[in-house]
RNA sequence: GGGGUAUUAGCUCAGCUGGGAGAGCGCAUGGCUGGCAGCCAUGAGGUCAGGGGUUCGAGCCCCCUAUACUCCA
Numbered sequence: 001g002g003g004g005u006a007u008u009a010g011c012u013c014a015g016c017u018g019g020g021a022g023a024g025c026g027c028a029u030g031g032c033u034g035g036c037a038g039c040c041a042u043g044a045g046g047u048c049a050g051g052g053g054u055u056c057g058a059g060c061c062c063c064c065u066a067u068a069c070u071c072c073a
Stems, first nucleotide, its partner, number of pairs: 001072007010025004019056001027043006049065005
């Protein structure tokens, strides 16, 4: 220098074919228990890496950029 993959909640990751943004763990509150632990219920928490474009509509498609990993030279 060129190619590829990844980037979504505090962490680990789904989201397959463009239309509802989610799970587990963690956190908060409440309940069960004498208490802890544990279990159950409810809830909070997201500029979907950044910018632009296409589209009635983008986490998803296209372009540029950033970071990490990887392959080739």
Molecule: transfer RNA
Organism: uncultured Eggerthellaceae bacterium